[in-house]
Context: one part of a larger RNA
RNA sequence: GAACGAACGCUGGCGGCGUGGAUAGACAUGCAAGUCGAACGCUUGUUCAAGUGUAGCAAUACAUCUGGACAAGAGUGGCGCAAGGGUGCGUAACACGUGGGUAAUUUGCCAUGAAGUUUGGAAUAACUCGCUGAAAGGCGAGCUAAUACCGGAUACGACAAUCGGAAAGCAUUUUCUGAUUUUCAAAGUUGGGGAUCGUAAGACCUGACGCUUUAUGAUAAGCCCGCGGCCUAUCAGCUAGUUGGUGAGGUAAUGGCUCACCAAGGCUAAGACGGGUAGCUGGUCUGAGAGGACGACCAGCCUCACUGGAACUGAGACACGGUCCAGACACCUACGGGUGGCAGCAGUCGAGAAUUUUUCUCAAUGGGCGAAAGCCUGAAGGAGCGACGCCGCGUGGGGGAUGAAGGACUUCGGUCCGUAAACCCCUGUCAUUUGCGAACAAACCUUACGAUUUAAUAGAUCGUGAGCUGAUUGUAGCGAAAGAGGAAGGGACGGCUAACUCUGUGCCAGCAGCCGCGGUAAUACAGAGGUCCCAAGCGUUGUUC
Numbered sequence: 001g002a003a004c005g006a007a008c009g010c011u012g013g014c015g016g017c018g019u020g021g022a023u024a025g026a027c028a029u030g031c032a033a034g035u036c037g038a039a040c041g042c043u044u045g046u047u048c049a050a051g052u053g054u055a056g057c058a059a060u061a062c063a064u065c066u067g068g069a070c071a072a073g074a075g076u077g078g079c080g081c082a083a084g085g086g087u088g089c090g091u092a093a094c095a096c097g098u099g100g101g102u103a104a105u106u107u108g109c110c111a112u113g114a115a116g117u118u119u120g121g122a123a124u125a126a127c128u129c130g131c132u133g134a135a136a137g138g139c140g141a142g143c144u145a146a147u148a149c150c151g152g153a154u155a156c157g158a159c160a161a162u163c164g165g166a167a168a169g170c171a172u173u174u175u176c177u178g179a180u181u182u183u184c185a186a187a188g189u190u191g192g193g194g195a196u197c198g199u200a201a202g203a204c205c206u207g208a209c210g211c212u213u214u215a216u217g218a219u220a221a222g223c224c225c226g227c228g229g230c231c232u233a234u235c236a237g238c239u240a241g242u243u244g245g246u247g248a249g250g251u252a253a254u255g256g257c258u259c260a261c262c263a264a265g266g267c268u269a270a271g272a273c274g275g276g277u278a279g280c281u282g283g284u285c286u287g288a289g290a291g292g293a294c295g296a297c298c299a300g301c302c303u304c305a306c307u308g309g310a311a312c313u314g315a316g317a318c319a320c321g322g323u324c325c326a327g328a329c330a331c332c333u334a335c336g337g338g339u340g341g342c343a344g345c346a347g348u349c350g351a352g353a354a355u356u357u358u359u360c361u362c363a364a365u366g367g368g369c370g371a372a373a374g375c376c377u378g379a380a381g382g383a384g385c386g387a388c389g390c391c392g393c394g395u396g397g398g399g400g401a402u403g404a405a406g407g408a409c410u411u412c413g414g415u416c417c418g419u420a421a422a423c424c425c426c427u428g429u430c431a432u433u434u435g436c437g438a439a440c441a442a443a444c445c446u447u448a449c450g451a452u453u454u455a456a457u458a459g460a461u462c463g464u465g466a467g468c469u470g471a472u473u474g475u476a477g478c479g480a481a482a483g484a485g486g487a488a489g490g491g492a493c494g495g496c497u498a499a500c501u502c503u504g505u506g507c508c509a510g511c512a513g514c515c516g517c518g519g520u521a522a523u524a525c526a527g528a529g530g531u532c533c534c535a536a537g538c539g540u541u542g543u544u545c
Base pairs, nucleotide, nucleotide: 001545002544003543004542006541007540008539009538010537013393014392015391016390017389018388019386020385025349026348027347029346030345031344034079035078036077039076040075042073043072044071045070046069047068048067049066051064052063053062054061055060086304088302096228097227098226099225100224101223102222105221106220110217111216112215113214114213115212116211117210118152119151120150121149127142128141129140130139131138132137157184158183160181161180162179163178164177165176166175167174168173188209189208190207191206192205193204196203197202230276231275232274237267238266239265242264243263244262245261246260247259248258249257279301280300281299282298283294284293285292286291306327307326308325309324310323329340330339331338332337357383359382360381361380365379366377367376368375369374396426397425398424399423406417407416408415409414430486432481433480434479435478436477445467446466447465448464449463450462451461452460453459489534490533491532492531493530494515495514496513500529501528502527503526504525510517511516
């Protein structure tokens, strides 16, 4: 000199863009993951239609049942909850970076193909009843549905086994192909409809969404290897599943991953083993560079989710807002027993030098579910707070000397503050008041037309046109009004180092980054005037180069 996720002191007008728990402590409260009725049965309510019963001469009224539409509720079922969001405790490791391998592998949703979607059955939740418990909840009996569950059939196809053929390779083998045998599927929902069948429901035809098997791709992931990046030898020897083999088990998959047997190996001064520290990287800071230091924000990977351990479900977890066990802590209790996990967003307490609102909206972007409308989304987009940082703007401009007053100094003549002020003439940035007033939005959807599909002018799909939709927000921006009005401080002045005098003090009080000042004329302490530097900041401290 530069830098910072900074802190402290004094001071503080506006705006833009960034940024803000660096201290894995405990957490009140609210929210952060739901969605689908076009998978399913039920309950409640509203409404419409037909039937039945009662009353009535009738109109009609009431009750009941069936069906339709809409809304709400819990439940079964599907998909999602493994993403998104947070943290850096642990980890010196194939954790990360980079380059390869997987002939040793898996992959829901998605894309492009191929082939199917046949036929039966038994339950169960919800609900009702009973018992039990303070509660959380639990137990028993009865009833019912499905795209929930379980059989049978079929197999273009897939896995496996056996026997052949061809090609490649030094080889274990690999690829392609043929035959035989065994095993393995499925589910429906909904829109529309001319003929035909049917008393009707419907069959049937057709569109869409699904479902099953399979191939390829895409995406995502697992595993293996070479190389690379901290300190320490005041750590020199370490290792028995240890190193290798055979066989078996296990896994999606290789492998001591696990096990039985066999052999006695394996690593190490190019630093094993041990100890300390630490998430890694793209990058950031500094520096002419070489280097050095760091790894906040943003992005990629890893890691953890009160502490320790374990598996279940699933395409994917050994799962932050799932389950089980143990522990510590906290809460409820009728003392028998239960409940909880902010390193999600806000927020509280504690500790700390120190770090924000218990805000708005799903309008945009993205995600989940849904055919869609839509619902959910503390992701995200906005606003709020903090000079924490960077950048920009302002606090006025011109004239104005008898050089006022006042203050300071003085050689008492005067000099300085100083055109500074007053006074005169202007301007109107920002702030204030007021008027106008955006962009971020195009889709979905509805409707009209055309094309395709189709038996069809239904319906569906695609295209074109029109309509609808904005949180921030009456914001940004633009115009008008008034009036210099509302807006300057901090540090320094002995040398380094730009900037000097007076008074007080008297080795005292004090200053200080280094040299050093202060013991009666202190430009070095304290105050004042003046001056210098920077400026909405200025200094101090800490850390890095």

This is a predicted structure of a 545-nucleotide part of an RNA (small-subunit ribosomal RNA, 5' domain) from an uncultured bacterium. The full RNA is in RNAcentral, with records from ENA, Greengenes and SILVA.